Context: one part of a larger RNA
RNA sequence: CUGGGCGUAAAGCGUGCGUAGGCGGUGGUCCAAGUCUGGUGUGAAAUCUCCCGGCUUAACUGGGAGGGUGCGCCGGAAACUGGGCUGCUGGAGUGCGGGGAGAGGUAAGCGGAAUUCCCGGUGUAGCGGUGAAAUGCGUAGAUAUCGGGAGGAACACCUGUGGUGUAGACGGCUUACUGGACCGCCACUGACGCUGAGGCACGAAAGCGUGGGUAGCAAACAGGAUUAGAUACCCUGGUAGUCCACGCCCUAAACGAUGUCUACUAGUUGUCGGGUUUUAAUUAACUUGGUAACGCAGCUAACGCGUGAAGUAGACCGCCUGGGGAGUACGGUCGCAAGAUUAAAACUC
Repeated sequence: CUGGGCGUAAAGCGUGCGUAGGCGGUGGUCCAAGUCUGGUGUGAAAUCUCCCGGCUUAACUGGGAGGGUGCGCCGGAAACUGGGCUGCUGGAGUGCGGGGAGAGGUAAGCGGAAUUCCCGGUGUAGCGGUGAAAUGCGUAGAUAUCGGGAGGAACACCUGUGGUGUAGACGGCUUACUGGACCGCCACUGACGCUGAGGCACGAAAGCGUGGGUAGCAAACAGGAUUAGAUACCCUGGUAGUCCACGCCCUAAACGAUGUCUACUAGUUGUCGGGUUUUAAUUAACUUGGUAACGCAGCUAACGCGUGAAGUAGACCGCCUGGGGAGUACGGUCGCAAGAUUAAAACUC
């Protein structure tokens, strides 16, 4: 120097874009930096190795040779890496004269069911709630029922191991604007690629700031029960919040507990989107991109994974190194705050 790992044992950053860096398809040609090779110089002495000497040895003295992984210079080679030039089309991308799918995003408008409240009609003594009750509501007329109105929030059925999105996530209908993926000819560019320390952007819920809104639900809180107690579970109420706009916060069992990209490696059965041929047919075959269930080889400590790998390989990044102390202290950065992030040690088993 090399050598171990990361689904569940410690370990994949929540996700993407991308800077530096690392890595990089195929043909020709030149250069010769890396690389290989020949020569030469240097690599002090002592030490190391070999031989002789030495007192029985060791120590040691002397002599010769070797070695000294290295470096400089000169010459040579050109397969590989690298550099210059010039091509190629398979990687990557663009155009469409061209298609279908989708809760992808943003904004505006509209709709019906239900809850609550208000007004009016009918109507009378209960309603509500529970394991059982009580608090609570009701003769100032409740509950129930019919008609009218107000307002907010969420969109039943369709709904599906269905779809879309990088992730978080996205579900009534219509319109406008808009992102991406997929399929299919043909044409074009000509390696433009992969990954990505820093960086930037997005990022559920809760929480925060300002203003609005508030039907239902509901932390806190109050009351009623339960109980030995009951700061709970159950019940009656109920404020923040949940909703909207703008600005913050930046966390999660942010999970497939599985980083991204590429190539290769038996089969079988579904399902969603597209294409070609075929059929009376959404019938069958083939193909392509997703998504699910089994399963050979192989892998795995086992469970299991198994062409969407946890198989076989390659490129790059992130991360792990006994338990506790501790994702804490201190310091830094960020934040209005809450706190987030980076991140120890003593001590202890």

Predicted 3D model of a 349-nucleotide part of an RNA (small-subunit ribosomal RNA, central domain) from an uncultured bacterium.
Its mean pLDDT, the model's own confidence on a scale to 100, is 87.
The RNAcentral record of the full RNA draws on ENA and SILVA.